[in-house]
Context: one part of a larger RNA
RNA sequence: CGCAGGAGUCUUGAGGGGGUCCGUCCCUAGUACGAGAGGACCGGGACGGGGCAGGCUCUGGUGUACCGGUUGUUCCUCCAGGAGCAGCGCCGGGUAGCCAUCCUGCUACGGGAUAAGCGCUGAAAGCAUCUAAGCGCGAAGCCCACCCCAAGAUAAGGACUCCCUGAAGGGCCGUGGGAGACUACCACGUUGAUAGGCCGCAGGUGGAAGCUCCGCAAGGGGUGAAGCCGAGCGGUACUAAUAGCCCGUUCGA
Numbered sequence: 001c002g003c004a005g006g007a008g009u010c011u012u013g014a015g016g017g018g019g020u021c022c023g024u025c026c027c028u029a030g031u032a033c034g035a036g037a038g039g040a041c042c043g044g045g046a047c048g049g050g051g052c053a054g055g056c057u058c059u060g061g062u063g064u065a066c067c068g069g070u071u072g073u074u075c076c077u078c079c080a081g082g083a084g085c086a087g088c089g090c091c092g093g094g095u096a097g098c099c100a101u102c103c104u105g106c107u108a109c110g111g112g113a114u115a116a117g118c119g120c121u122g123a124a125a126g127c128a129u130c131u132a133a134g135c136g137c138g139a140a141g142c143c144c145a146c147c148c149c150a151a152g153a154u155a156a157g158g159a160c161u162c163c164c165u166g167a168a169g170g171g172c173c174g175u176g177g178g179a180g181a182c183u184a185c186c187a188c189g190u191u192g193a194u195a196g197g198c199c200g201c202a203g204g205u206g207g208a209a210g211c212u213c214c215g216c217a218a219g220g221g222g223u224g225a226a227g228c229c230g231a232g233c234g235g236u237a238c239u240a241a242u243a244g245c246c247c248g249u250u251c252g253a
Stems, first nucleotide, its partner, number of pairs: 001152001005163007015149004021049007033038001050107006059100004066093005071086006110144003117137004169247004173189005194240003197236005203229003210223005
């Protein structure tokens, strides 16, 4: 842009894609079979591997915007307390998110037509013959079934609800997002919790500073599970989403 108005929700499935994998053990049964050694078909059960999809409760990794320890040096402000730099200086941990080695699920049942093959009936050819007419079985393979996309399927499908003539509606713009290269998509824009701030909680770190007590001191104890605290969960209009502009008329009712 189209599907001859617009918004929303739910759908049909032409067609297309994916997948459909492998093993070990146990029972049946030490049975059938076999002199023995050995050792089943069929059927049932359990557990794995591989692949795929989803996820972060657990385990673990990362986590240069979190916390702590610590070395050197420069600086603030002398002490104390801090800041910069040194690969995040180095080291110990670690929220969210992302992730796998972690967690969950699937890889099922069945049907149809067949291959090789096995058969029934059966002539040509008084017999025989699965085949010539006809019929029945028979694969991890084929077509369905399962999962996903799907009406640009221009043959542009169907159902329901609602709205409309400078209108319905859409866009620009702004605040943002488990969405994202841009775009798109999604949420919100004061009739507001969209982001920030603030408050509370969770969670992390691990016991702040100051004061005080003990010790000559290094240091330790108390105040006190303290102080600090990204992204998480919730609350709250304090800040910013102000104001406004553009498109949209044909046929349809």
Predicted 3D model of a 253-nucleotide part of an RNA (large-subunit ribosomal RNA, domain VI) from Thermocrinis albus DSM 14484. The source organism's lineage runs through Bacteria, Pseudomonadati, Aquificota, Aquificaceae and Thermocrinis albus. It matches the Rfam family "Bacterial large subunit ribosomal RNA".